[in-house]
RNA sequence: UUGUUAUCAAGAAAGGCGGAGGGAAUAGACCCUAUGAAGCCUUAGCAACCCUUUGCCAAAAGAAGGUGCUACGUUCUAUUGCGCUCUAAGCGUGACAGAUAACUU
Numbered sequence: 001u002u003g004u005u006a007u008c009a010a011g012a013a014a015g016g017c018g019g020a021g022g023g024a025a026u027a028g029a030c031c032c033u034a035u036g037a038a039g040c041c042u043u044a045g046c047a048a049c050c051c052u053u054u055g056c057c058a059a060a061a062g063a064a065g066g067u068g069c070u071a072c073g074u075u076c077u078a079u080u081g082c083g084c085u086c087u088a089a090g091c092g093u094g095a096c097a098g099a100u101a102a103c104u105u
Stems, first nucleotide, its partner, number of pairs: 003103006013043005021032003026078004044070003049066002051062004074097001079095006
């Protein structure tokens, strides 16, 4: 870097360095931010994908290790299908896109 599969409900933060941005990308909206953004480090925690143990092979328990995560929240619209609807606006639900994990090219 490519592809496949699964999930996107809930959950969980303090300190130090840093010094203006951040919420994936472009535009708009909205929100967070000098009562300190991003990023890095330390410690703590959440979850349970890999993992460990048991197993009647349904599953259950756990958290040593590899990842991930710890504002709202995958924020909404700018793409699209379907359904509802007074055919207007809107609502719901998929696809697409994105994130994470495991395997893979």